[in-house]
RNA sequence: UGGCCUAUGGUGUAAUUGGUAACACGUCUGGUUUUGGUCCAGAAGAGCCUAGGUUCGAACCCUAGUAGGCCAA
Numbered sequence: 001u002g003g004c005c006u007a008u009g010g011u012g013u014a015a016u017u018g019g020u021a022a023c024a025c026g027u028c029u030g031g032u033u034u035u036g037g038u039c040c041a042g043a044a045g046a047g048c049c050u051a052g053g054u055u056c057g058a059a060c061c062c063u064a065g066u067a068g069g070c071c072a073a
Stems, first nucleotide, its partner, number of pairs: 001072007010025004019056001027043005049065005
């Protein structure tokens, strides 16, 4: 310098390829238990890396940028 990949709750991953963002673990509350753990029920917690564009509608498509990683020189 060029090319490619990734960015979504605290963590790890989904989202049927445009239509109200889900699951597991974790956290909190309650039940069960002598206590803890296990188990059961419930709750909170992200508007999706940033900015623009397309569209009735964008996590998803397009452009630029940021951060991280890989390859080539």
A computed fold for a 73-nucleotide RNA from a Chlorobiota bacterium, annotated as transfer RNA.
The coordinates come from a structure-prediction model, not an experiment, and the mean pLDDT is 80.
The source organism's lineage runs through Bacteria, Pseudomonadati and Chlorobiota.
Its Rfam family is "tRNA". By type it is a transfer RNA.